c-di-GMP-I riboswitch aptamer from a soil metagenome, 76 nucleotides, folded computationally. RNAcentral holds the sequence, with entries from MGnify. Rfam family: c-di-GMP-I riboswitch aptamer. Its family is annotated with cyclic-di-GMP binding in the Gene Ontology. Model confidence (mean pLDDT): 87 of 100.
């Protein structure tokens, strides 16, 4: 990248678990996703803890942006 095929994830929202939380696994669910594979490197957003404050420590978030890495199918 094409009203193309084949195959893929899977938001809310429900159960079960886990975590003090943010959110995580797993099952059902599909709003949508070309990298919604993967890595928290710069930016952000968000918990917890301390701090009067600036901020600081420790986490989560990849489906918030960039970055960096791998990689399906594939016509004109």
């Nucleotide at each position: 990248g094409a009203c193309a095929a084949a195959g893929g994830c899977a938001a809310a929202c429900c159960c079960a678990g886990g975590g003090c939380g943010a959110c995580c696994u797993g099952g059902g669910g599909a709003c949508g996703c070309a990298a919604a594979g993967c890595c928290a490197c710069g930016g952000g957003a968000c918990u917890c803890g301390g701090g009067c404050g600036a901020c600081c420590g420790a986490g989560u978030c990849a489906g918030c942006c960039g970055g960096g890495u791998u990689g399906c199918c594939g016509a004109a």